The part of an RNA shown here (large-subunit ribosomal RNA, domain I) has 521 nucleotides and comes from an uncultured Pirellulaceae bacterium.
[in-house]
Context: one part of a larger RNA
C1' cells in the first nucleotide's frame, strides 16, 4: 500500500410528526371613504429591542351583558410596583378619544338657489356669490359599456384565424345584464326574460382551406308583471290678441292588438274582496358572549398505562383533540338540551301605508317624427356581400296614422303573426378580497402558498422589479447539583438523568476521513 472486521467522527438524506398549505360543499357577508378610508410614519409599558394591541384619554377609558379566581399581550425567565369575590383580568354589545402623512380638500366638479352681464334690442353664453347639497379614493373576482391588439394556426401568407381575446378607459351592483312581443313559428299553434341539458358539431358560414358555427322545438331550474306620453276634463302662471288662439306647470282621465282609451249615451259593481316588488311598528326565527351535558376500577410491564390480562358501566354522547406510549367511561369537548340588557338582521305572521272595476252602442278625438324606410359608407348578427332579410350607427332624403303600419331571410301576392320610434321590475344565473362549519383515494419541510420560522422580510436592481434560505432536546428544564483531573470561565472521569435524547440536541443513510484488529504484498 490492497481487501476485510469492529469502533468512531463528518455530513443530513431516510422515517415518524405538523403549527403551515391546496382544493371542494354548506352557509353567512358582499363593501369601506370628507362623521376623512385603504395603507403607512411616529409613539405608547416600570426596565433596551421586534411582533401584537392602542393613540397624547396611547397592551388602555367609560357603560350594559357573560363569566369566575386569579392577574398586568407575545419572543421572555425573574425581578419592581400593582389590582381582585365591594367580582379583576378575559369574551361579546354599545359609546369616548382616535398625534402626522395619505383622496387629503380653505381646493376641485357638479347641482340648487340669488345677483350680475357681452357681441346684439329682448335675451342667451360668460362671471360673482351662497349651501350642514352630492362627487373625489381604495378594494379579490364576477358585470355592464368605450377602445382594442399581436404571437399562433392556416405546416409560406394577405381575406379568414387567434378574439372582440389579452390589455387599457369609465360605470353599477350584491349580483350586474337581459325582459313584458312592431316576437317566435307554420296551415298547428306558442305567450316576457334568464340560466342548465338536448337539438347538434346538426342546418349552415368559409382563399367551401384553416377553421367557425346557429336557432325553432323538446325536457328542466324559476316564475310576475306594471308605469307613463298623448286624447279629455281642472287649477295655476305666461304669450300673442278686439273675438280667439298658443305654450309651461301642478292635479285627475290613460295605456292596448280578439286592438284599447277618450268623449257621449245606457247599464252593473264598489269589499268582511283582490294585489304589493313598502318608509315603518311589534311578534317570531337567526347573529354577534355563553350555560348544561352519561358512564371505571385492580394488576403486569415500564422513566411513565390510555397498552397486556381480570372484571364493570354509560351512550339520542364510540366525531375529534390532549392527557408521561394506543382512553366511550381522566380533561377539553360531542349527542342533546337551553341562553342575551345591547346592537344587527329576518323568508314569515299580524297591523300601518299604498293601489286595483265591467259590459253595450254611438263618434272618429288620441295611441311615441327629423322617427320608420329608401339610398350611399359600416357594424353586429353562426351568417365572409353573398340572393342578404332582421337589428344597429355616420352621410343624404324622408313616410303613414287604425280602411294604418311592421314582419314571416332578396323581391311579389295569399294567409297568418305582431303594435316600433318612453320608461321600471323579483326569482332561477356568474364571481369569492372576506367570516364560520364540514369534507379530503390532496401535501408533509427540495413537497404543500414566494412565504408551517418576526417573509413579501434578507438581499438584488437607478427603476419598472426580482426575491430567498431557514421546523422537531425532553413527559417535565428536571438544561447537568456535588466530587475529582488539568496547561483551570476550555476539556475530561464519576454522581445524577429513559442521556450513545446534553443544548452544534428525535431518527442519523452514502460520500469523504480515521483508529484498532486479521489476512496479503
Nucleotide at each position: 500500500g490492497g481487501c476485510g472486521c469492529a469502533u468512531g467522527g463528518g455530513g443530513g438524506a431516510u422515517g415518524u410528526c405538523u403549527u403551515g398549505g391546496c382544493a371542494u360543499c354548506a352557509g353567512a357577508a358582499g363593501g369601506c371613504g370628507a362623521u376623512g378610508a385603504a395603507g403607512g410614519g411616529c409613539g405608547u409599558g416600570g426596565a433596551a429591542g421586534u411582533c401584537u394591541g392602542c393613540g397624547a384619554a396611547a397592551a388602555g377609558c367609560u357603560c350594559g351583558g357573560g363569566g369566575u379566581a386569579g392577574u398586568u399581550g407575545a419572543c421572555a425567565a425573574a425581578c419592581a410596583a400593582g389590582c381582585g369575590u365591594u367580582g379583576a383580568u378575559c369574551c361579546c354589545g354599545a359609546g369616548a378619544u382616535u398625534c402626522c402623512c395619505g383622496a387629503a380638500u380653505a381646493a376641485g366638479c357638479a347641482c340648487a338657489c340669488g345677483c350680475u352681464a357681452a357681441a346684439u334690442c329682448c335675451a342667451u353664453a360668460g362671471g360673482c356669490g351662497u349651501g350642514u347639497u352630492g362627487c373625489g379614493g381604495c378594494a379579490a373576482a364576477c358585470c355592464c359599456a368605450g377602445g382594442g391588439a399581436a404571437c399562433u394556426g392556416a405546416a409560406a401568407c394577405a381575406u379568414c384565424u387567434c378574439a372582440g381575446u389579452a390589455c387599457c378607459u369609465g360605470g353599477u351592483g350584491g349580483a350586474a345584464a337581459a325582459g313584458a312581443a312592431a316576437g317566435a313559428a307554420a296551415a298547428a299553434u306558442c305567450g316576457a326574460u334568464u340560466c342548465c341539458g338536448u337539438u347538434a358539431g346538426u342546418a349552415g358560414c368559409g382563399g367551401c382551406g384553416a377553421g367557425c358555427g346557429a336557432a325553432g322545438g323538446c325536457g328542466g331550474a324559476a316564475g310576475a308583471g306594471c308605469c307613463c306620453a298623448a286624447a279629455c276634463c281642472g287649477u295655476g302662471g305666461g304669450g300673442g290678441u278686439u273675438u280667439c288662439c298658443c305654450c309651461c306647470g301642478c292635479g285627475g282621465g290613460g295605456u292596448u292588438g280578439u286592438a284599447g282609451g277618450a268623449c257621449c249615451u245606457u247599464u252593473c259593481a264598489a269589499a268582511u274582496g283582490g294585489g304589493a316588488a313598502g318608509a315603518g311598528u311589534u311578534c317570531u326565527g337567526g347573529u354577534u358572549a355563553g350555560u348544561g351535558g352519561a358512564a371505571u376500577g385492580g394488576u403486569g410491564u415500564g422513566g411513565a398505562a390510555a397498552c397486556g390480562c381480570c372484571a364493570a358501566c354509560c351512550a339520542u354522547a364510540g366525531g375529534g383533540g390532549g392527557u408521561g406510549a394506543a382512553a366511550g367511561u381522566c380533561c377539553c369537548g360531542u349527542a342533546c338540551a337551553c341562553g342575551a340588557a345591547a346592537a344587527c338582521u329576518u323568508c314569515g305572521a299580524a297591523c300601518c301605508u299604498c293601489u286595483c272595476g265591467a259590459a253595450a252602442g254611438g263618434c272618429a278625438c288620441c295611441u311615441g317624427a327629423g322617427u320608420a324606410a329608401a339610398c350611399c359608407g359600416a357594424g353586429u348578427c353562426a351568417c365572409g356581400u353573398g340572393a342578404a332579410a332582421c337589428c344597429u350607427c355616420g352621410g343624404u332624403u324622408g313616410a303613414a296614422u287604425c280602411g294604418a303600419c311592421g314582419g314571416a331571410g332578396a323581391c311579389c301576392a295569399u294567409u297568418c303573426c305582431g303594435u316600433a320610434a318612453g320608461g321600471c321590475u323579483a326569482a332561477a344565473u356568474a364571481c369569492u378580497c372576506u367570516c364560520u362549519g364540514a369534507u379530503g383515494a390532496c401535501c408533509g419541510a427540495u413537497a404543500g402558498u414566494g412565504a408551517a420560522u418576526c417573509a413579501g422580510u434578507a438581499g438584488c436592481g437607478c427603476g419598472a422589479g426580482c426575491g430567498a434560505a431557514a421546523g422537531a432536546u425532553g413527559a417535565a428544564a428536571a438544561g447537568a447539583a456535588c466530587c475529582c483531573c488539568u496547561u483551570u470561565u476550555a476539556g475530561g472521569g464519576g454522581a445524577g438523568c429513559a442521556a450513545c435524547a446534553g443544548a452544534a440536541c428525535c431518527u442519523g443513510a452514502a460520500a469523504c476521513c480515521a483508529u484498532g484488529u486479521g489476512c496479503c504484498u